[in-house]
Context: one part of a larger RNA
RNA sequence: UUCGGUGACUCAUAGGCAGUGGCUUGGUUAAGGGAACCUACAAGAGCCAUAGCAAAAACGAGUCUUCAUAGGGAAAUUAUCACUGCUUAUGGACCCGAACCUGGGAGAUCUAUCUAUGACCAGGAUGAAGCUUGGGUGAAACUAAGUAGAGGUCCAGACCGACUGAUGUUGAAGAAUCAGCGGAUGAGUUAUGGUUAGGGUUGAAAUGUCACUCGAACCCAGAGCUAGCUAGUUCUCCCCAAAGUGCGUUGAGGCACAACAGUUGACUGGAUAUCAGAUGGUAAAGAACUAUUUUGGUGCGGGCCGCAAAAGCGGUACCAAAUUGCGGCAAACUCUGAAUACUAGGUAUGGCCUUAAAAAGGAUGGGUCAAAGUCGGCUAAUGAGAUGAUGGUGGAUAAGCUUCAUCGUCUAGAGGGAAAUAACCUGAAUCACCAGCUAAGGACCCUAAAUGACCGCUCAAUGAUAAAGGAGGUAGGGGUGAGAGAUAGAAAGGAGGUUUGACUAGAAUCAUCCAUUCUUGAAAGAGUGCGUAAUAGCUCACCAAUCGAGCGUUUUUGCGCCAAAGAUGAAUCGGACUAAGCGAUCUGUCGAAGCUGUGGGGUAUAAAAAUACAUUAGUAGGGGAGAAUUCCAUAUUAGAGGGAAGCCUUCGUGUGAGAGGUGAUAGAUAAAGCAGAAGCGAGAAAAUCGA
Numbered sequence: 001u002u003c004g005g006u007g008a009c010u011c012a013u014a015g016g017c018a019g020u021g022g023c024u025u026g027g028u029u030a031a032g033g034g035a036a037c038c039u040a041c042a043a044g045a046g047c048c049a050u051a052g053c054a055a056a057a058a059c060g061a062g063u064c065u066u067c068a069u070a071g072g073g074a075a076a077u078u079a080u081c082a083c084u085g086c087u088u089a090u091g092g093a094c095c096c097g098a099a100c101c102u103g104g105g106a107g108a109u110c111u112a113u114c115u116a117u118g119a120c121c122a123g124g125a126u127g128a129a130g131c132u133u134g135g136g137u138g139a140a141a142c143u144a145a146g147u148a149g150a151g152g153u154c155c156a157g158a159c160c161g162a163c164u165g166a167u168g169u170u171g172a173a174g175a176a177u178c179a180g181c182g183g184a185u186g187a188g189u190u191a192u193g194g195u196u197a198g199g200g201u202u203g204a205a206a207u208g209u210c211a212c213u214c215g216a217a218c219c220c221a222g223a224g225c226u227a228g229c230u231a232g233u234u235c236u237c238c239c240c241a242a243a244g245u246g247c248g249u250u251g252a253g254g255c256a257c258a259a260c261a262g263u264u265g266a267c268u269g270g271a272u273a274u275c276a277g278a279u280g281g282u283a284a285a286g287a288a289c290u291a292u293u294u295u296g297g298u299g300c301g302g303g304c305c306g307c308a309a310a311a312g313c314g315g316u317a318c319c320a321a322a323u324u325g326c327g328g329c330a331a332a333c334u335c336u337g338a339a340u341a342c343u344a345g346g347u348a349u350g351g352c353c354u355u356a357a358a359a360a361g362g363a364u365g366g367g368u369c370a371a372a373g374u375c376g377g378c379u380a381a382u383g384a385g386a387u388g389a390u391g392g393u394g395g396a397u398a399a400g401c402u403u404c405a406u407c408g409u410c411u412a413g414a415g416g417g418a419a420a421u422a423a424c425c426u427g428a429a430u431c432a433c434c435a436g437c438u439a440a441g442g443a444c445c446c447u448a449a450a451u452g453a454c455c456g457c458u459c460a461a462u463g464a465u466a467a468a469g470g471a472g473g474u475a476g477g478g479g480u481g482a483g484a485g486a487u488a489g490a491a492a493g494g495a496g497g498u499u500u501g502a503c504u505a506g507a508a509u510c511a512u513c514c515a516u517u518c519u520u521g522a523a524a525g526a527g528u529g530c531g532u533a534a535u536a537g538c539u540c541a542c543c544a545a546u547c548g549a550g551c552g553u554u555u556u557u558g559c560g561c562c563a564a565a566g567a568u569g570a571a572u573c574g575g576a577c578u579a580a581g582c583g584a585u586c587u588g589u590c591g592a593a594g595c596u597g598u599g600g601g602g603u604a605u606a607a608a609a610a611u612a613c614a615u616u617a618g619u620a621g622g623g624g625a626g627a628a629u630u631c632c633a634u635a636u637u638a639g640a641g642g643g644a645a646g647c648c649u650u651c652g653u654g655u656g657a658g659a660g661g662u663g664a665u666a667g668a669u670a671a672a673g674c675a676g677a678a679g680c681g682a683g684a685a686a687a688u689c690g691a
Stems, first nucleotide, its partner, number of pairs: 002691005011091012026048003033041001052059001063073003094232001097229001101222005112196001114194007121186001123155003126151001130147006159183003163180005198214001200210001202208001207216001235626006245258002248255002261379008272348004277343001284336001285334002290330001292328002295325004301319002303316005350369005385410008394401001415426003430600004435596003441590002444575002450587001452586002455583003463577001469562002473559009489546001493542001495519003501513002525540001529538002601616003605612002629678003634673001639669001646665001648663001650661002653658001
């Protein structure tokens, strides 16, 4: 890895409820008996029921509370015994799974200390004490040479160890090999026997060691310890169908109660729409209160300055109460105030049957179903939610963020669309069909459907993504100027006081500073630019004449342009497109498991039936109905060597689990029907056993 076995809601005793049955002259026995056993029989102790209420005495269809004869509470009735199912409790209690704790044992052939008896350590180096001799001394000390052979001494093997690197890492090896390395007469190494035992031993101490096991060994037992935790939990079809919230919790991934689900029973009679009302203080708005706020006017009071001997007076570009004008502002402001929502009340409904007595039609009334709600019995799951929209909190009006409220979707929802894409748009899948119509969204090709119609816009491949800001892009709208002449062109004027004053070597429109007037005029700045050392010169503003109508300026709308930088090569899905882009309008057309058509099945209700109407997605979960396996009763069964079961093959059959037949193989058992009982179903559990 493949194949095949085993493998998980059980049993006992009680309680509750439902169904079925017996009896209801209330029901029923238990232990023990019953000469093998016992389901016959018998046994009436006991239990339930027959009256309640009160803490109780007690009273009693009443009673308790109470001063009460008021009010209120529970009561004014109810079987019972079995069997089956569901559920609860107690037990291992659906199955597998700890780490631990406790008791009793057997372990020191490994290893740690200790102990008894033994064994072992090539070679070389160094040269302590002592001793001898010489020198030396009164004698010593001392000194030199020799001898001697000390040492947890030195170098280096055996031996013991294990500092470094490489190899090895499914190894040659569950700790090694190779190359170097440390100790190597000592606290040395080693052989054999013995001692110390788990709440313990031993430990030159590392929580080390105690048989590949050590923060408490191993074996057996208590023991199926316990596990609010994880995994797993085996046939089919049909009906209904959640929750992820509230409150409490040594509670937060658990549990209790409520909410929501199923099933069963009783009751009400609508849901919803609409009408006209009630309540309210949100959005908005406002500033009348409270708080906040820019600025202007008046300026109580204060500061500062001046006058004054003091009282006091005056001034002020300072601060500023109060009041007032224009204008802002609030979840914890309101003189005001919606829409929704919520709600007493009025009015109104769909299908079927009947009223409805020869065809058709039929008001009105009645019944019933659908749909909605309330209450009771029994019994679940859930109590991690996610995202979208709207209104808010926190955050940065950040987050696929957080936390509330209301609604939708997913969860538990398939199909179509959005390239792909739980939560967006469309839309709720009973089954079949090589039929039709549509939704969202589409119609050049990929790719089903008009390279449709009509009116505009865009030239940027904009059409996929972004701002401030910028621009004679382009198409429109509105102001305003202008035949008392726009705009452009060409040509004429563009002056005088005056070289204004200052400054300066000079400064004359034109280096710089201040001022920026008057006159003549149709108009002309104490000057827009070039220019000069300064003048000069050219030019502009401005004005008249010429020309004669589309031109200046401002604002606004649509679509474009720049601003615009990312890491493998490149993404409107791609091709490509000047529409096949963008904005309007209009026709057909495609497009889903939606709707319709035709045929079949199920469920609920009604019905004698035909049939009618509605319905039939589904996780957790609830309910209902079936089929299979083994054993047992009927049964010493029908059948079966003229071939049982089993295995293989094939045919048709049932919604399905399944059931039946043919053929082949096989070689001895074994149905159907009606009942009963379970060691009753495997693909999943780090399951387990085998090939």

This is a predicted structure of a 691-nucleotide part of an RNA (large-subunit ribosomal RNA, domain II) from Capsicum baccatum. Rfam family: Bacterial large subunit ribosomal RNA. The RNAcentral record of the full RNA draws on Rfam. Its mean pLDDT, the model's own confidence on a scale to 100, is 81.